[in-house]
Model confidence (mean pLDDT): 81 of 100.
A computed fold for a 73-nucleotide RNA from Agathobacter rectalis, annotated as transfer RNA.

RNA sequence: GCCUUAUUAGUUUAUUUGGCUAAAACGCUAGUCCUCCAAACUAGAGUAACCGGUUCGAGUCCGGUAUGAGGCU
Numbered sequence: 001g002c003c004u005u006a007u008u009a010g011u012u013u014a015u016u017u018g019g020c021u022a023a024a025a026c027g028c029u030a031g032u033c034c035u036c037c038a039a040a041c042u043a044g045a046g047u048a049a050c051c052g053g054u055u056c057g058a059g060u061c062c063g064g065u066a067u068g069a070g071g072c073u
Stems, first nucleotide, its partner, number of pairs: 001072007010026004019056001028044005049065005
């Protein structure tokens, strides 16, 4: 330098060929309970790496950038 592949919540992962408000576990916050803590229960906040394109509509398709992994030279 080139090719392939991956990037979704704080972490680990789903999302069946584009379509209603993106989901779960753990974690976090608040409440209930308890003398207190933990546990348990209830509720809540928080997310598609970034920039564009296609489309009525994009986490999903296309291009570029960034980062990681693998390979070739």

It matches the Rfam family "tRNA". The family's RNA type in Rfam is transfer RNA. NCBI's taxonomy places the organism under Bacteria, Bacillati, Bacillota, Lachnospiraceae, Agathobacter.